[in-house]
Context: one part of a larger RNA
């Protein structure tokens, strides 16, 4: 010096663990905001940096319930207090709630600056945003008027979120077509607007082809079919069948009445009330007929408001069976022996593995207050049928046509149907639309007004639970004071970091040392468990009064 072995150091793998995540299930909830939100800034404690809680009444104030012996958050400590006149804690309802923030008196570089008016002795309190609705007063060009202005008002809106779900508008490209232009990706992503707990749609100018069905939505099927398609890539129905759910209504008009307005004085028109709402056409109208101590309906549409009682339920809780001894051990829940309980042998904890030690679990019980649902009462609302067929009504710049686009599975095609732009532009029930060019027969429907629950979609959130999900390089980025530290002018990017022990019993005291640190002593089952402390691999380092070789 090398190889090997051993003992240590360093280091953190591995094993075990889980406070945290992930994916779901069932039920609930699905909005908050000018009565000032979401989100923040700054404060509040005897001592207080942070988190949490709260707001100048500031880790809190009041009331009502629950509970019952301790309590003053995390979080030790000292001091000082509270509490059977019931504290602390839990639940419900209130009070307070600085400043910023839609922010709304004006301004502004958010959490700041500066006002006016009213009330008040003062301290101080209140009002003053924009748009919109309503009412009143005013009031130009321009006479009436109108536009405009002012004032009042408990008209309403504004902003946020759950990066989810919905509707509307706008709207790509990469990509695929093995290139690329129609096409595809895709009526997607993105952007904008608006809404609700759902939204959209919706009571046939339907679908069809059988003397058929009967609003909408969703699922399965029909079917990768019929079709569309540089007939390429690809796109892709409907009828019918089976299910979930089930609910239908209101206007406009004709006509009548009342009250107005205009004037050409018998027409036009407005408001309110009645009437009326459909396809086997219906209604008005005319003529008969019926009647309420009845029948029916109702707070989601069909009109609409607020109640009372009761039941159930949510938001605190109550009660809840049954075991001992010996042995080992630091410790018993282990083992041995003998018992008990189970509508409870789910789970968790306890010094190792507990049905019977603790918390619980099964079955059961419970609410002053607030909410939800059901039922009843009360209340509120509505009102028949037939015949006649003369007249009137039944949604107009609409339907439809030309041209040009878009949507329909359908790319202009033989292209119906629906929507839009533009130019034209009907009929009036003996009417009109549709049945995939178009025409006829036949059949179906009744456009040009509106409302409508359920079945459907989603999950920021609450409660209970589940897992052939993860177990600290995993699982959320985040098990830990994480959207933190840190980086960036900014938009934005974005970590690392868990484990002493059963219990701090966290090493009194002595010695060395300036200290750090160490040696004794002591605690503990263990200190090579001594605070980045369970286990403690490897790389790497050191030592060996260890072996072999040179």
């Nucleotide at each position: 010096g090398g190889c090997g072995c051993g003992u240590g150091g360093u280091g953190a793998a591995u094993g075990c663990c889980u406070u945290g995540g992930c994916a779901c299930u069932a039920g609930g909830a699905g909005c908050c905001g000018a009565u000032g939100a979401a989100g923040g800034a700054c404060g509040u404690g005897a001592c207080u940096a942070a988190c949490u809680a709260c707001g100048a009444u500031a880790a809190g104030c009041u009331u009502u319930g629950g509970u019952g012996a301790g309590c003053g958050g995390u979080a030790a400590g000292u001091a000082c207090g509270c509490u059977a006149u019931g504290a602390c804690c839990c639940a419900a309802a209130g009070a307070u709630u600085u400043c910023c923030g839609a922010a709304u008196g004006g301004g502004g570089a958010a959490a700041c600056c500066c006002a006016a008016c009213u009330c008040g002795u003062a301290a101080g309190a209140g009002u003053u945003g924009u748009c919109u609705g309503u009412a009143u007063c005013u009031g130009a060009a321009u006479a009436c008027a109108u536009a405009g202005g002012a004032u009042a008002u408990u008209u309403g809106a504004c902003g946020g979120a759950a990066u989810a779900c919905g509707c509307u508008g706008u709207g790509a490209a990469c990509u695929g077509a093995a290139a690329c232009a129609u096409c595809u990706c895709a009526u997607u992503a993105g952007c904008a607007g608006c809404a609700g707990g759902a939204g959209c749609a919706g009571a046939a100018a339907g679908a069809a082809a059988a003397a058929u069905c009967g609003a909408u939505u969703c699922c399965c099927u029909a079917a990768g079919u019929a079709g569309c398609g540089g007939c390429g890539a690809g796109c892709g129905a409907a009828c019918g069948g089976g299910g979930a759910a089930g609910a239908g209504c209101c206007c406009a008009a004709a006509c009548c009445a009342a009250c107005g307005u205009g004037c050409u004085u018998g027409c036009a028109u407005g408001u309110u009330g009645g009437g009326g709402u459909u396809g086997u056409a219906g209604g008005a109208c005319u003529g008969a007929u019926a009647u309420a101590u009845a029948a029916g309906a109702g707070u989601u549409a069909c009109a609409a408001a607020a109640g009372u009682g009761u039941u159930u339920u949510a938001u605190a809780g109550c009660a809840g069976a049954a075991c001992a001894a010996g042995u080992u051990g630091g410790g018993a829940a282990a083992c041995u022996u003998g018992g008990c309980u189970a509508u409870a042998g789910a789970g968790g904890g306890u010094g190792a593995u507990a049905g019977c030690c603790c918390c619980g679990u099964a079955a059961g019980c419970g609410a002053a207050a607030u909410g939800a649902a059901g039922c009843a009462c009360a209340c509120u609302c509505u009102u028949u049928u037939c015949a006649g067929g003369a007249u009137c009504c039944u949604g107009a710049g609409u339907a439809c046509g030309g041209c040009c686009g878009g949507a329909c599975a359908c790319g202009u095609g033989a292209a119906a149907u629906c929507c839009g732009g533009u130019c034209g532009g009907a009929a009036u029930c003996u009417g009109c639309g549709g049945g995939g060019a178009c025409c006829a027969u036949c059949c179906c429907g009744u456009a040009a007004g509106g409302c409508u629950a359920a079945a459907u979609a989603c999950u920021c959130c609450c409660u209970a639970g589940u897992g052939a999900c993860c177990g600290a390089u995993a699982g959320u980025g985040a098990a830990c004071c994480a959207g933190u530290a840190c980086c960036g002018u900014g938009a934005g990017g974005g970590a690392a970091a868990g484990g002493u022990g059963a219990a701090a019993a966290g090493c009194a005291c002595c010695c060395c040392g300036g200290a750090a640190g160490g040696g004794g002593a002591g605690u503990g089952a263990a200190a090579u468990a001594g605070u980045u402390c369970c286990u403690g691999a490897a790389a790497c380092c050191a030592c060996g009064a260890c072996g072999c070789c040179u």